RNA sequence: CAAUCGAAAGGGCAAACCCAUCGUGAGGUGGGGGCGCAAAGUUAUGGGUCUGCAAGUGAAACAGACGCAGAUCGCCAGACUGCCGAA
Numbered sequence: 001c002a003a004u005c006g007a008a009a010g011g012g013c014a015a016a017c018c019c020a021u022c023g024u025g026a027g028g029u030g031g032g033g034g035c036g037c038a039a040a041g042u043u044a045u046g047g048g049u050c051u052g053c054a055a056g057u058g059a060a061a062c063a064g065a066c067g068c069a070g071a072u073c074g075c076c077a078g079a080c081u082g083c084c085g086a087a
Base pairs, nucleotide, nucleotide: 005085006084012037013036017032018031019030020029021028022027035074041080042079043078045077046076047075048072049071050070051069052068053067
């Protein structure tokens, strides 16, 4: 110095919920708030889950195939990057 790893220190992020706002919606953004997190930083690349459209069926439906378009990174994994330095 680097890798693995995660004690300490300095800190960081911010769940549910509430308010405002955007969106058909999943959900996003800002403020409050803290459940938690060593990547709870970035990325939608592979899965999972969720939303919308919709064939056929059907009395109807908040049901919904193939497919298309979205959402979710605090669902899992991959990729990229990163603070500190004990055992």
Molecule: c-di-GMP-I riboswitch aptamer
Organism: Chloroflexota bacterium